[in-house]
RNA sequence: GCCCCCAUAGCUUAAUGGAUAAAGCAACUGCCUUCUAAGCAGUUGAUCCAGGUUCGAUUCCUAGUGGGGGUA
Numbered sequence: 001g002c003c004c005c006c007a008u009a010g011c012u013u014a015a016u017g018g019a020u021a022a023a024g025c026a027a028c029u030g031c032c033u034u035c036u037a038a039g040c041a042g043u044u045g046a047u048c049c050a051g052g053u054u055c056g057a058u059u060c061c062u063a064g065u066g067g068g069g070g071u072a
Stems, first nucleotide, its partner, number of pairs: 001071007010025004018055001027043005048064001050062003
């Protein structure tokens, strides 16, 4: 240089065109406890960036950025 794959919450994963983006762990608040841990209830928090297609895009297309792999 060329080819392929990936990018969603602090972390690990769902959502494959249909309207409110879901869950586990983590964080925070409350309950319980002498205190802590555990347990129970609740809250906060995300689609890598820019365009395009579409009535509608996390999803499809193009270019870019970052990461991984292959190839001389």
Molecule: transfer RNA
Organism: Elusimicrobiales bacterium